[in-house]
RNA sequence: CCGUGCUAGACGGGGAGGUAGCGGCGCCCUGUGACCCGCAAUCCGCUACAGCGGGGUUGAAUUCCCGUCCCGAGGUCUUUGGUCCAGGUACGGCGUGAGGAGAAGCGGCGUCGAAGGUCAGGUCCUGCGCAAUAGAACAUCAUUGAACCCCGCCAGGACCGGAAGGUAGCAACGGUAAAUGACCCGUUCUGUGUGCCGCGGGGCAACCUGGCCGGAGCUGGCUGUCCUCAUUAUGGCUUGGGCUGAGAUCGAGGGCGGGUGCACGG
Numbered sequence: 001c002c003g004u005g006c007u008a009g010a011c012g013g014g015g016a017g018g019u020a021g022c023g024g025c026g027c028c029c030u031g032u033g034a035c036c037c038g039c040a041a042u043c044c045g046c047u048a049c050a051g052c053g054g055g056g057u058u059g060a061a062u063u064c065c066c067g068u069c070c071c072g073a074g075g076u077c078u079u080u081g082g083u084c085c086a087g088g089u090a091c092g093g094c095g096u097g098a099g100g101a102g103a104a105g106c107g108g109c110g111u112c113g114a115a116g117g118u119c120a121g122g123u124c125c126u127g128c129g130c131a132a133u134a135g136a137a138c139a140u141c142a143u144u145g146a147a148c149c150c151c152g153c154c155a156g157g158a159c160c161g162g163a164a165g166g167u168a169g170c171a172a173c174g175g176u177a178a179a180u181g182a183c184c185c186g187u188u189c190u191g192u193g194u195g196c197c198g199c200g201g202g203g204c205a206a207c208c209u210g211g212c213c214g215g216a217g218c219u220g221g222c223u224g225u226c227c228u229c230a231u232u233a234u235g236g237c238u239u240g241g242g243c244u245g246a247g248a249u250c251g252a253g254g255g256c257g258g259g260u261g262c263a264c265g266g
Stems, first nucleotide, its partner, number of pairs: 001266006009058003012030004020047005035055005064259006071253001074250006081244009091235001095231007104223003107219003116213008124202006130195002132192007140182005150175003158167003
């Protein structure tokens, strides 16, 4: 150096989380040469040689072990970095709306008398009257109109009477009661979300009108100012999330360098 057989080792690794800690099952990343079965998140197995048990493959190297690299996917943490999205708040401002204060300017009212005071009246309530209006009854008008038990007048007829004459009385005629309808012109009664009305009583906060006292202001209509509330949400503040930057940390994978056994035969 070559061949055969074997052994240590290997048959994935990492991140977060969890744990006293390690590893695993689950999640995520990586990526392959990276086996099979059983166990397991209130979990499973272990203890720095830190998954266990069973089976299988490979095996001293592209595959095992170590070192190194400002090579490196991805994760985690920090951040008063940037940017985007969604929400909240009402902090400064702008705009809009509502309410209030205030007499600086403009305007209006005021010595033909302001503010204020006082008196009376009105608006308000109530009684009565009047009116209006609605209803009812009466009245009025029209029609029908009582067979008798309504009225008047009562032919005929009846009755009384010797007669003169008298009495009751049906129909017709004339009326009336009642009924129906019309009329709302009149009368009465009742009612009223009624009234430019009259009289009386009450009330009198506010407003209006007038008289008197008073003797110079009053007025928020416009501009401006201030306060309060509401609304809007560009900005601020704030909450959450996405992307990205910086720093820290772990780091699959990759590059480079090094290390690694036994037996037999040639």
Bacterial large signal recognition particle RNA from a Candidatus Latescibacterota bacterium, 266 nucleotides, folded computationally. The RNAcentral record of the sequence draws on ENA. It is recorded under the gene name ffs.